Model confidence (mean pLDDT): 80 of 100. Transfer RNA from an archaeon, 75 nucleotides, folded computationally. It matches the Rfam family "tRNA". Rfam describes the family as follows. Transfer RNA (tRNA) molecules are approximately 80 nucleotides in length. The sequence was found in a public genome assembly.
């Protein structure tokens, strides 16, 4: 240089192949309930410009092109 794969909450990681209702799940935070208190259980809350930019579309995490970061392969 060329190719393939990751980047989605605070971590981890589904969803993308097939484009559609308000973007989710586990853990963590936070808040009530219970408890002498803590854990534990129980309820709830918040927390996401879906790497970045632009197109295509009535409509995009999901398609298209450019880009950036991380990994690996070939040379």
């Nucleotide at each position: 240089g060329c190719c393939c794969g990751g980047g989605u909450a605070g971590c981890u990681c589904a969803g993308u192949c097939u484009g559609g209702a308000u973007a989710g799940a586990g853990c963590g935070a936070c808040u009530g309930c219970c408890u002498u208190c803590u854990a534990a259980g129980u309820a709830g809350u918040a927390g996401g410009u879906c790497g970045c930019a632009g197109g295509u579309u009535c409509a995009a995490a999901u398609c298209c092109u450019g880009u950036c970061u991380c990994g690996g392969g070939c040379a």